[in-house]
Context: one part of a larger RNA
Molecule: small-subunit ribosomal RNA, central domain
Organism: metagenome
RNA sequence: CUGGGCGUAAAGGGUGUGUAGGCGGUUUUUUAAGUUUGGUGUGAAAUCUCCCGGUUUAACCGGGAGGGUGCGCCGAAUAUUGAGAAGCUAGAGUGCGGGAGAGGAAAGUGGAAUUCCUGGUGUAGUGGUGAAAUGUGUAGAUAUCAGGAGGAACACCGGUGGUGUAAAUGGCUUUCUGGACCGCGACUGACGCUGAGACACGAAAGCGUGGGUAGUAAAUAGGAUUAGAUAUCCUGGUAGUCCACGCCCUAAAUGAUGCAUAUUUGGUGUGGGUCGUUUAGUCGAUCCGUGCCGGAGUUAAUGUGUUAAAUAUGCCGCCUGGGGAGUACAGUCGUAAGGCUGAAACUC
Numbered sequence: 001c002u003g004g005g006c007g008u009a010a011a012g013g014g015u016g017u018g019u020a021g022g023c024g025g026u027u028u029u030u031u032a033a034g035u036u037u038g039g040u041g042u043g044a045a046a047u048c049u050c051c052c053g054g055u056u057u058a059a060c061c062g063g064g065a066g067g068g069u070g071c072g073c074c075g076a077a078u079a080u081u082g083a084g085a086a087g088c089u090a091g092a093g094u095g096c097g098g099g100a101g102a103g104g105a106a107a108g109u110g111g112a113a114u115u116c117c118u119g120g121u122g123u124a125g126u127g128g129u130g131a132a133a134u135g136u137g138u139a140g141a142u143a144u145c146a147g148g149a150g151g152a153a154c155a156c157c158g159g160u161g162g163u164g165u166a167a168a169u170g171g172c173u174u175u176c177u178g179g180a181c182c183g184c185g186a187c188u189g190a191c192g193c194u195g196a197g198a199c200a201c202g203a204a205a206g207c208g209u210g211g212g213u214a215g216u217a218a219a220u221a222g223g224a225u226u227a228g229a230u231a232u233c234c235u236g237g238u239a240g241u242c243c244a245c246g247c248c249c250u251a252a253a254u255g256a257u258g259c260a261u262a263u264u265u266g267g268u269g270u271g272g273g274u275c276g277u278u279u280a281g282u283c284g285a286u287c288c289g290u291g292c293c294g295g296a297g298u299u300a301a302u303g304u305g306u307u308a309a310a311u312a313u314g315c316c317g318c319c320u321g322g323g324g325a326g327u328a329c330a331g332u333c334g335u336a337a338g339g340c341u342g343a344a345a346c347u348c
Stems, first nucleotide, its partner, number of pairs: 003320004007302002012316001014201004021194003025088007033081002035077008048066007091191001092188003095184004103177007110154001115149007125136002162169002206247006215241002220236004258315006266293011297304002321348003330341004
C1' cells in the first nucleotide's frame, strides 16, 4: 500500500460558511483522451522456462526455441467516464401567496421578591442548628405599616412544546433583521453534494480597560463538629456573577451516533401548514418537524429500527494493545492561564 473499523470496546472534527480537490440528474449529437480490441515496433546481453549438446555426473558452460507486466506508433469499436455543442425539468435556486416561532440586535418599560435607607406602631429578644455558638438587638432589633433607593432574575402560562448550524434561547412593547415550513408550479436550467487548508461563530470559568454591585459567593475571617477538620454545618465576606468594548477557544461542546441523497412492514402521541369532510378543529388525507412502542433487517450483546445503528452511493474527519502521555521537545497562537500540533526510551 492492500485491509478492518468509529452509539456503549480505540475511533465523528464543538458548529457552520466555503477555496482547492473528489464525486455528480436526464436527452441528442460530435470527438475518441480514459476504456476495450487488432496490427506493428521496441522491450540489449546475461538471468528465467523448455529442448538438444559438452565436462565420467552435477554445479557450470555452449546452441536453439519460448516468455517478457511495460512503452511508442498505426488502425477499429463507442456501451461507459471525460471533452465540445444543443436541449430537458424530476435535483438546486428564484418568484408569488400564506401562517408559526424563548431565532438574532438595539431601545424603552412592568410587577412580585430579596437587601438597604427614612418615618410610624411596638418591646425583648432575634437569627441560626442535629444541638449550639459566632452574629444581631434597649444607641430600640426581629415583627408590622407607609414611603424611597438600587441591582439582578423574570413565578403562573410552560408542555420528552417551539426556534436556532451548534453554543444557545423565556416578563411586556417598539424598531431593525436572519432562517425554516406550507401552497401555487410562473421563472432559471444541473447552477448540485462533500469539503484538506482558510475564515466565522463558539457554555462556564479565566484575562485586560472602564462602569456597576441587590442577592449569591471561590479566596478568606470567625463559630461549631472532630483525636485532628486546611472539609461538611452556621454567621460574615472579596474577586466573580451584571453592563460596554477587547481577548481566551475549552467542556460528559452528548444523540457519547459527520454531512448529503435514495430505498425499505407498522401502531400511537404531539408542534406548524395545506386539502377534503363534519352540527362541531369532528374525522380523514398529505407535507415538514418532534417523541414513544415495535416488524424485517442489523448488532458481540445491549439495543437500533423511515429522525436507522437497515440497504446502497459520494465526500470529509478519526482509530490501530495498556501505561509512559495528551507528557517531553520543537513550532505556532495567547498579556497570562494555557490552547493547537504531538513523539520516544522504558515497561506490562